This is a predicted structure of a 73-nucleotide RNA (transfer RNA) from a Paracoccaceae bacterium. The RNAcentral record of the sequence draws on ENA. Rfam family: tRNA. Rfam's curators write: Transfer RNA (tRNA) molecules are approximately 80 nucleotides in length. It is annotated as a transfer RNA. Lineage of the source: Bacteria > Pseudomonadati > Pseudomonadota > Rhodobacterales > Paracoccaceae.
């Protein structure tokens, strides 16, 4: 410096252009137990990596940038 693939919650990943972005596991509450773990319920938590386009509407599509991991030179 070219090329490809990702980047969403604390981790780990889901989501066809349309409702309020969700699961799992962490967390906090409460049940149950001498108590502790297991289990079951309830329950917080997101600037969807930055900026900007096309749309009535963007996580999503295009464009720049940043970051990572691989390949080429």
């Nucleotide at each position: 410096g070219g090329g490809c693939c990702c980047g969403u919650a604390g981790c780990u990943c889901a989501a066809u252009g349309g409702u309020c972005a969700g699961a799992g596991c962490a967390g906090g509450g409460c049940a149950c137990u001498c108590a502790u773990a297991a289990u079951g319920c309830c329950u917080g938590g997101g600037u969807u990596g930055c900026g900007g386009g096309u749309u009535c509407g963007a996580u999503c599509c295009c464009c720049g940038c940043c970051g990572g991991c691989c390949c080429c030179a």